Lysine riboswitch aptamer from a mouse gut metagenome, 197 nucleotides, folded computationally. The prediction has a mean pLDDT of 77. It matches the Rfam family "Lysine riboswitch aptamer". Rfam links the family to the GO term lysine biosynthetic process.
[in-house]
RNA sequence: UGUAGAGGCGCAUGUAUCAAAAGUAGCGGUCAGGAUGAGUAAGGUCAGUGGAUUGGCUGUGAAAGGGGUUCGUGCCGAAGAGAAACAUUUCCUUAUGAAUGUUUUGUCUGGAUGUGCAGUUAAGAGCUGUAUGUCUGUCACCGAUAAGUUGUGAGGGCUUUUAAGAAAGAGCAAUAUCAUAAUGGUGGAGUGCUACA
Numbered sequence: 001u002g003u004a005g006a007g008g009c010g011c012a013u014g015u016a017u018c019a020a021a022a023g024u025a026g027c028g029g030u031c032a033g034g035a036u037g038a039g040u041a042a043g044g045u046c047a048g049u050g051g052a053u054u055g056g057c058u059g060u061g062a063a064a065g066g067g068g069u070u071c072g073u074g075c076c077g078a079a080g081a082g083a084a085a086c087a088u089u090u091c092c093u094u095a096u097g098a099a100u101g102u103u104u105u106g107u108c109u110g111g112a113u114g115u116g117c118a119g120u121u122a123a124g125a126g127c128u129g130u131a132u133g134u135c136u137g138u139c140a141c142c143g144a145u146a147a148g149u150u151g152u153g154a155g156g157g158c159u160u161u162u163a164a165g166a167a168a169g170a171g172c173a174a175u176a177u178c179a180u181a182a183u184g185g186u187g188g189a190g191u192g193c194u195a196c197a
Stems, first nucleotide, its partner, number of pairs: 001197005008076001010075005016069003026060007036047003039096006079109003082105009110136011138188005148183007157172006
């Protein structure tokens, strides 16, 4: 330098289906109310006293994003976030906000997961960020051939039930015995690690 691999509730994505979104938005009717409404600002345009925004009641009544399951696909910076540029949507123009998408970027994160906070969302779901725990993979250093620790089982003790008893069941306590299984501590980061050439 190149090729091939590993981490596991592993990552992303697609089809189908289910729940939820939701009796919500919208549309229609009616009552109240009385001048504004279309994310924000300016200008414009349209609608509006033949009744706007808004609220109550009522009829009808969705969908997207996100989630579960199944079956596939591509993979192990898989992927996610931040930043920059461009494009689309939001009545038109300008500015800006928000949402979505594409490209670039070794700026950050090894991975999974619990909890708190913040954002997003219909949402105690999920996702994102952050802080802090647990588990796990990898490498380095120290240690060891096992000590210690943890789990399970057996015998032993006490209480209680059936029982004349033996015995059996249930529960409780405590450290030791035996057997068995697992297992050390600290630190770094994927620009890493392993194998081959």